[in-house]
RNA sequence: AUUUAAAAAAGGCACAUCAACUGUAAGGUUGGGUCGCAAAGCCAUAGAUCUUCGAUAGGAAGAUUGCCAGG
Numbered sequence: 001a002u003u004u005a006a007a008a009a010a011g012g013c014a015c016a017u018c019a020a021c022u023g024u025a026a027g028g029u030u031g032g033g034u035c036g037c038a039a040a041g042c043c044a045u046a047g048a049u050c051u052u053c054g055a056u057a058g059g060a061a062g063a064u065u066g067c068c069a070g071g
Stems, first nucleotide, its partner, number of pairs: 012037002017032006035066001042071002045069001047067001048064006
């Protein structure tokens, strides 16, 4: 330095879904909620998927990092 495995302590986040607000929409915010997560912490960089515009397109504008990668 790399790989694999384990223990202890303190904890952290919040799927689906409900309510309110917001957005043309996908969706987002807040408060409940708690399926799960050792980065489910940050970045929309790069693919993928979704929404709107567009006659079409490999076009334009957005969304999803809890879709897969990368940093």

Background
c-di-GMP-I riboswitch aptamer from Candidatus Kuenenia hertensis, 71 nucleotides, folded computationally. The source organism's lineage runs through Bacteria, Planctomycetota, Candidatus Brocadiia, Candidatus Brocadiales and Candidatus Kuenenia. The coordinates come from a structure-prediction model, not an experiment, and the mean pLDDT is 77.